[in-house]
This record gives sequence, C1' cells and structure tokens, in this order.
RNA sequence: GGGGCACUAGCUCAACGGGAGAGCAUCCGCCUUGCAAGCGGACGACAAGGGUUCGACCCCCUUGUGCUCCA
Repeated sequence: GGGGCACUAGCUCAACGGGAGAGCAUCCGCCUUGCAAGCGGACGACAAGGGUUCGACCCCCUUGUGCUCCA
C1' cells in the first nucleotide's frame, strides 16, 4: 500500500427495508425474622457522516477503531 471480517444497553449476543429485543449486571418493589434464590417492574444502545428509499441497525459511499490475509 491492497483485500476481507466485525462494530447494537455496563458485558455477551439477536433483529425477512416497516414495532430495537433477550440473558447477565445496576436500581426499585414483592416474598423472608434476615440474606440468598425466586417473582414483578424500571433504567439503559444501532461507531460517525452522507446517499438511495414513502420508510434504513439492515442497501451504497466515505471516515474511525479492532482482528486477519497478501505485498
């Protein structure tokens, strides 16, 4: 220098172009003499910018970070 892959909640991961979700964690409540477990609830995210589209986490381009292959 060139190619490929990944980037979504604090962590690990989902999400046929049309409701952004789960588990764990945190907080609150219920239960208990108390703690744990269990049950209910809350909080919290689409790496950034642009484009296509009636509509984008999803498709296209550029940039950033990480991993990897070639030179």
The RNA shown here (transfer RNA) has 71 nucleotides and comes from Kouleothrix aurantiaca.
RNAcentral holds the sequence, with entries from Rfam.
The source organism's lineage runs through Bacteria, Bacillati, Chloroflexia, Roseiflexineae and Kouleothrix.
It matches the Rfam family "tRNA". The family's RNA type in Rfam is transfer RNA. Rfam describes the family as follows. Transfer RNA (tRNA) molecules are approximately 80 nucleotides in length.
The prediction has a mean pLDDT of 85.